[in-house]
């Protein structure tokens, strides 16, 4: 090289959450770790129920969340 398998973002439906979100399904824009694990001691993002401030709109806040932002730790498919 060349071929084979594997994961699945938007969107869409059903559930669940206050919301970001998540789960299953169906569907592919990408992915060589888009395998696992790390979000109570890396950074960053996204939401604010509930608490705070406020006359009010609002504003600040995680204890909620993302690991397909960036990192970290194991491990490791084909082929030469």
């Nucleotide at each position: 090289a060349a071929a084979a398998g594997g994961c699945a973002a938007a969107c869409c439906u059903a559930g669940u959450g206050a919301a970001a979100g998540c789960u299953a399904g169906g569907g592919a824009c990408g992915c060589a770790a888009a395998a696992a694990c790390c979000a109570a001691g890396g950074g960053g993002c996204c939401u604010a129920a509930g608490g705070c401030u406020g006359a009010a709109a609002a504003g600040c806040u995680a204890u909620g969340g993302c690991a397909g932002c960036c990192g970290g730790u194991u491990c490791g498919c084909c082929g030469a």
c-di-GMP-I riboswitch aptamer from uncultured Desulfosporosinus sp., 80 nucleotides, folded computationally.
The organism belongs to Desulfosporosinus, within Bacteria.
Its Rfam family is "c-di-GMP-I riboswitch aptamer". Its family is annotated with cyclic-di-GMP binding in the Gene Ontology.